[in-house]
RNA sequence: CCAGACGGUUGGACGGUCGCGCCUGGGCAAUGGGGAAACCCGCCCGGGUGAGGAAAGUCCGGGCUCCACGGAAACACGGUGCCGGUUAACGGCCGGCGGGGGCGACCCCAGGGAAAGUGCCACAGAAAGCAAACCGCCGGAUCUCGAUCCGGUAAGGGUGAAAGGGUGCGGUAAGAGCGCACCGCCUGCCCGGCGACGGGGAGGGCAUGGUAAACCCCACCGGGAGCAAAACCGAAUAGGGACGGUAGCCGCCUUUCGAGCGGCAGGCGCGUUUCCGCGUCCCGUCCGGGUAGGUUGCGCGAGGCGGCCGGCAACGGCCGUCCCAGAUGAAUGGCCGUCCAUUGUCCGCAAGGACAGGGACAGAACCCGGCUUACAGACCGUCUGGCCCU
Repeated sequence: CCAGACGGUUGGACGGUCGCGCCUGGGCAAUGGGGAAACCCGCCCGGGUGAGGAAAGUCCGGGCUCCACGGAAACACGGUGCCGGUUAACGGCCGGCGGGGGCGACCCCAGGGAAAGUGCCACAGAAAGCAAACCGCCGGAUCUCGAUCCGGUAAGGGUGAAAGGGUGCGGUAAGAGCGCACCGCCUGCCCGGCGACGGGGAGGGCAUGGUAAACCCCACCGGGAGCAAAACCGAAUAGGGACGGUAGCCGCCUUUCGAGCGGCAGGCGCGUUUCCGCGUCCCGUCCGGGUAGGUUGCGCGAGGCGGCCGGCAACGGCCGUCCCAGAUGAAUGGCCGUCCAUUGUCCGCAAGGACAGGGACAGAACCCGGCUUACAGACCGUCUGGCCCU
């Protein structure tokens, strides 16, 4: 210098001006305004603070709240699945093991059990599970002499994702773990490791195809719903109950003669008033539920930053320091200037200059730990391979 691997940081800066949400100091306004109430609120001058690394998807785990539940266990259902740590917890993370890929840094793996049982293995192929003879090879028989039949053979060909260990030598009619060596596999033993597992040696000719993101078996975990949770306050011409009082006129009567039904009159409410229209109704007091509405929940937290210590690390401990959005039609914005990168065009041999454009993904809504997904550009660190120079 080129190519690459892994990890991390940042996510335009500054100023002016006009606005917005929340908190707060002072002054003004009051017999204040809105509302039935609960409760909410103004104007002027200041001060403070105001999105993210993912606020996103809502996929896991927890806090918190309510509901259910006497305890434990089992069954069912769902989830997780190598080992050891870590954590409030996890399906996360860290460190290992095993397998696979890469020259390498490094990356990927739903990675328990297939000799407990059941199921399935499409197409192709002769045969796909108590294996199997299509071609080929070998032996025999027959005859029309290159074919047919019988038998052997899983070494070769062909089919397939997969054909009942692999390579080699021996052996044989041809073959075959038929015999032997090495590798693989199975069963004991020894050594190392907390363990997954690794190493060594012995025996066995090989019995045991694959599939468990198929049923299943084993181990472990799991009550349900979610801030539209939930708590409190709380209207009426909605609606429930209790008590007391009163009842103008007409009509009705269910075994119920009652504030039970229908009509008139009348009252009340709304439309500003009258008229008129619509609605409703016996009056009063009290009680409970509860809708609209209001308030709380609502941000001091498994909290941020810095340092030291323990640990390979995830993480933990101690000390110091900071207070850091809380809306509810939902604020966090608009414009201008300078700079910063950046893209395009033009000029210039070049350094550079001129003009124009846009500034990644996206945006809180109870909170926290993860995962996943999106992301222009810039920067930093560690490491690998190659080339050149010393």
Molecule: Bacterial RNase P class A
Organism: Mesoflavibacter sp.